[in-house]
RNA sequence: GGGCCCGUAGCUUAGUCUGGUAAAGCGUCGGGCUUUUAACCCGAAGAUCGGGGGUUCGAAUCCCCCCGGGCCCG
Numbered sequence: 001g002g003g004c005c006c007g008u009a010g011c012u013u014a015g016u017c018u019g020g021u022a023a024a025g026c027g028u029c030g031g032g033c034u035u036u037u038a039a040c041c042c043g044a045a046g047a048u049c050g051g052g053g054g055u056u057c058g059a060a061u062c063c064c065c066c067c068g069g070g071c072c073c074g
Stems, first nucleotide, its partner, number of pairs: 001073007010026004020057001028044005050066005
């Protein structure tokens, strides 16, 4: 230098193929239960979807550029 894959909530991931309300588990917070804690049950908060631009009525999703990480080739 070239090719491929990955980046989404504090953490681990789904959703991308086929554009249409961003989701789950763990964690955190509040409540219930318990003598108390843990476990269990109920509820809540939390994500500019790596950054910028474009296409579109509408983009995590399609297109372009860039950044970070991994693998391969030279």
Molecule: transfer RNA
Organism: Candidatus Nanopusillus acidilobi